c-di-GMP-I-GGC riboswitch aptamer from a Victivallales bacterium, 86 nucleotides, folded computationally. The model forms 90% of the base pairs in the Rfam consensus.
RNA sequence: GACGCCAAGGGCAAACCCGCGCGAAAGCCGGGGGCGCAAAGCCACGGGCCUUCGGUCGAAAGACCAUGGUAGCCGAGCUGCCGGAU
Numbered sequence: 001g002a003c004g005c006c007a008a009g010g011g012c013a014a015a016c017c018c019g020c021g022c023g024a025a026a027g028c029c030g031g032g033g034g035c036g037c038a039a040a041g042c043c044a045c046g047g048g049c050c051u052u053c054g055g056u057c058g059a060a061a062g063a064c065c066a067u068g069g070u071a072g073c074c075g076a077g078c079u080g081c082c083g084g085a086u
Stems, first nucleotide, its partner, number of pairs: 002086001003083002006084001011037002016032004021028002035072001041078002045075003048070003052066001054065004
C1' cells in the first nucleotide's frame, strides 16, 4: 500500500413506536429500537428518486421552471479508526 472472511476496542443506526417538536409537503430533529453498515464520516458537484406554499403552458392528464429533501440510490470530491488473517 492492497485488503476487510475471521480479531479486539469502539462507532453509526432501517422499519416501527413515542413527542401536543420543526416543516406546506417530501422530510428533518430528539428519545426508544436495531434491519443492517468498513466509510451508514463530510459534501447536493453530476445522474436518479421524492416534494409542491409558488410560476409558465395545457381542456385535462401532465410537462417544464423554481423550491425544498434524499449521502442508508449511484458516481465524483474531501477526510479517517483498527491491523489479528491474507
The source organism's lineage runs through Bacteria, Pseudomonadati, Lentisphaerota, Lentisphaeria and Victivallales.